Overview: Predicted 3D model of a 72-nucleotide RNA (transfer RNA) from Candidatus Iainarchaeum sp. Its Rfam family is "tRNA". The family's RNA type in Rfam is transfer RNA. RNAcentral holds the sequence, with entries from ENA.
[in-house]
RNA sequence: GGGCCUGUGGUCUAGUGGUAGGAUAUCACGUUGACAUCGUGAAGAUCGAGAGUUCGAUUCUCUCCGGGCCCA
Numbered sequence: 001g002g003g004c005c006u007g008u009g010g011u012c013u014a015g016u017g018g019u020a021g022g023a024u025a026u027c028a029c030g031u032u033g034a035c036a037u038c039g040u041g042a043a044g045a046u047c048g049a050g051a052g053u054u055c056g057a058u059u060c061u062c063u064c065c066g067g068g069c070c071c072a
Stems, first nucleotide, its partner, number of pairs: 001071007010024004018055001026042005048064005
């Protein structure tokens, strides 16, 4: 320098045009003599940034930024 993949709560991840779901962690309550486990609930995401297409974008297109792989 060229090609490809990837970016979503603190962490890991699903979603692939129509109010973003789960696990784990955190907090509260219940359970216990107490702790742990377990159960119930709560809070936590401007979906990397900007622009475009669309009635509508996490999703499609372009540019940029970060990470990874391959070729030279």